About this RNA
Predicted 3D model of an 85-nucleotide RNA (c-di-GMP-I-GGC riboswitch aptamer) from Ornithinibacillus bavariensis. Of the family's consensus pairs, 95% are formed in the model.

Formats: sequence, structure tokens, C1' cells
RNA sequence: CUUGUAAAAGGCAAACUAUCUGAAAAGGUAGGACGCAAAGCCUAGGGUCUAAGGUUGAAAGACUAUGAUAGCCUGGUUGCCGAGA
Repeated sequence: CUUGUAAAAGGCAAACUAUCUGAAAAGGUAGGACGCAAAGCCUAGGGUCUAAGGUUGAAAGACUAUGAUAGCCUGGUUGCCGAGA
């Protein structure tokens, strides 16, 4: 530098449950393992979710990210183990 078929050391932890935070989406902690070779980290681009606030409306509702998602994709960045050069 390339690579992840198999093995091994070690790692992470979906759904669900409890509890806390939040308007919600969702997140933290504990339990729990569906999976993951970056499922480590970063919202830069796209996608998706939410709509407190704002706009509109007689109302119902509609629109809107500054909110969320890195375990949706692309990109950036760092790195363990094995194999190859």
C1' cells in the first nucleotide's frame, strides 16, 4: 500500500424491557443480541423522520429545521487482527 474467503485476540450492539431527558423524531444509562471489518469519529452533499417555534388558515389542516438519523447512502478522518505485495 492492497485486501476481508477462513481462523484467532479483542471490540461494538438491532428489536425488546426498565428508567431518565425531549414537544416529537430521537437520545443517555442498565439489561439484552439482530447483526457489524470501521456498526470508531465528523451532519459536508443527498435521502429519511419529527414539527416545538414560525408562516398560513375561521377551524381542521398545510408548509417550514435551526431538531434527529454516521446501524440509509456518498464523502472526510483515525485505527485492531489476519492474508498478500